[in-house]
C1' cells in the first nucleotide's frame, strides 16, 4: 500500500432566558455550587448490607459448577496454557475445477460411557458379543457327465452393493473356493514403562490383532460450592384502631444462651450514598492483577418521583437509551467520528 483480525475512547458544539431537585449562604429580595449512561436496560451470575431464633455445628432435601494452573471479596467472571474444531488474495498439490496444512484470531454444557439404568424414531437382513435383502464362492461332500465339465442342493464368505445420524478400525499387500486381523507393513486405537511439564497434555519404547458402538443438554456416578428470603430489606419516633393472637427459618439434630416479649394503618426521620471508589507514577508479573507512593480527584439522591423548555448560531444534523440501596461482572441495543495493536503479503531503505 493490499487483504484479515482484535482492543479502546467519544456519543452535537457555543450563548442567553425561563423553570425544577439537592446542597450551602442569607439583610427573608434573594445569591452561589452540582444534577443520568456505557449500557442507567435485561435482572442472568457474584457480594456488600438488612430481617428471619443469638447464626454456632453436623447431617438430610433441593440447587449449582465440571480440561489445567493462576487471577479476585466472590463469581455461571478474567487471564494465561491445553485440547478439538474453523480460519487467508498469501503457502502447498493441480492444467483447471478444486482440494489440503496454517497465520493473526474466532468458537467448545471441554469431568465420567469397561458401577448400574434407560433410549436409538423412520428405514434396514440385521442397532452391538449384530446380520445372508442384493451379491461372491461352492475348494470340501453331493447330483449329473460325452470326462473338457455342470448344477448351485448341503453349506462356506463380512470383501462389493444396498439402509441409516451411526453396520463392528483405515490404506496397501500376502492369501484363499470365495472371503476375512488370518497374516504382514504403515496409520489409528488399548495396557505398561521412560522423558518433559506445577497441570491439563506432550513425546518416545515395548507388548496386544482390536476388545470397549453412540447418548450423560436422558436417570444416575464422582469432586468441590452453597441455610432462606429481599431496600415494598429493615430500624427508629409519634398517632390512630380494638379485635383477637403473635413469635419459630425448607426439615430435622446437638451445644450454650434468652424470650410475656404483640399484630395492622398513617406519617416523619434513618437506611441513602465517599466508595472491594476514580486518575496519575514506580516496582513485580506473559498477563489477568498486586504492592507502595502521590499540596491529585469527588461524581444525582429524589418519593409520584427533578435533571428539563424555549430562542439564536455553527456543522458531517446527532444512535441505543432515563438512575429508584451500593458494588464486581456477564448479556444485549447502538447513527456517526477517532486512535491504538497484530497476522500475511508487496515494493523501498
Nucleotide at each position: 500500500c493490499u487483504g484479515g483480525c482484535g482492543c479502546g475512547a467519544c456519543g452535537g458544539a457555543u450563548a442567553g432566558c425561563u423553570g425544577c431537585u439537592u446542597g450551602g449562604g442569607g439583610u427573608u429580595a434573594c445569591c452561589c455550587a452540582a444534577g443520568a449512561g456505557g449500557a442507567a436496560a435485561g435482572u442472568c451470575c457474584g457480594a456488600g448490607c438488612u430481617g428471619c431464633a443469638a447464626u454456632g455445628a453436623g447431617g438430610c432435601a433441593g440447587g449449582g459448577u465440571u480440561c489445567c494452573a493462576c487471577c479476585u471479596a466472590a463469581c455461571c467472571g478474567g487471564u494465561g496454557g491445553c485440547c478439538g474444531g474453523c480460519g487467508a488474495a498469501g503457502c502447498c498439490c493441480g492444467a483447471a475445477a478444486g482440494g489440503g496444512a496454517u497465520a493473526a484470531g474466532c468458537c467448545g454444557a471441554g469431568g465420567g460411557a469397561a458401577a448400574g439404568u434407560g433410549c436409538a424414531a423412520c428405514a434396514g437382513a440385521g442397532a452391538g458379543g449384530a446380520g445372508a435383502c442384493c451379491g461372491c464362492c461352492g475348494a470340501u461332500g453331493g447330483c449329473c457327465u460325452u470326462c473338457g465339465g455342470g448344477c448351485a442342493c448341503a453349506g462356506g464368505c463380512a470383501a462389493g452393493g444396498g439402509u441409516g445420524a451411526a453396520a463392528g478400525g483405515g490404506u496397501g499387500g500376502g492369501g484363499u473356493a470365495a472371503g476375512a486381523g488370518c497374516c504382514c507393513a504403515c496409520c489409528g486405537c488399548c495396557u505398561c514403562c521412560c522423558u518433559g511439564g506445577c497441570a491439563a497434555c506432550a513425546g518416545g519404547g515395548a507388548g496386544g490383532g482390536c476388545a470397549g458402538u453412540g447418548u450423560a443438554a436422558a436417570c444416575c456416578c464422582a469432586a468441590c460450592c452453597c441455610g432462606c428470603a429481599g431496600c415494598a430489606a429493615g430500624c427508629u419516633g409519634g398517632a390512630c384502631c380494638a379485635g383477637g393472637u403473635u413469635g419459630a427459618a425448607g426439615c430435622c439434630u446437638c451445644a450454650u444462651a434468652g424470650u410475656u416479649g404483640g399484630a395492622g394503618u398513617c406519617c416523619a426521620g434513618c437506611g441513602c450514598u465517599u466508595g472491594a471508589g476514580c486518575c496519575c507514577u514506580a516496582u513485580g508479573g506473559u498477563g489477568a492483577c498486586a504492592u507502595a507512593g502521590g499540596u491529585g480527584c469527588c461524581u444525582a439522591g429524589a418519593u409520584a418521583a427533578a435533571u428539563a423548555g424555549c430562542u439564536a448560531u455553527c456543522c458531517c444534523c446527532g444512535a441505543c437509551a432515563g438512575a429508584a440501596c451500593u458494588c464486581g461482572g456477564c448479556u444485549u441495543a447502538c447513527a456517526g467520528u477517532c486512535g491504538c495493536g497484530c497476522c500475511a503479503c508487496u515494493c523501498c531503505c
Annotation: Model confidence (mean pLDDT): 77 of 100. The RNA shown here (Bacterial RNase P class A) has 349 nucleotides and comes from Nitratiruptor sp. Its Rfam family is "Bacterial RNase P class A". Gene Ontology terms of the family: dimeric ribonuclease P complex, tRNA processing and ribonuclease P activity. The model forms 94% of the base pairs in the Rfam consensus. Taxonomically the source falls in Nitratiruptor (Bacteria, Campylobacterota, Epsilonproteobacteria, Nitratiruptoraceae). The sequence was found by an Rfam model in a public genome assembly.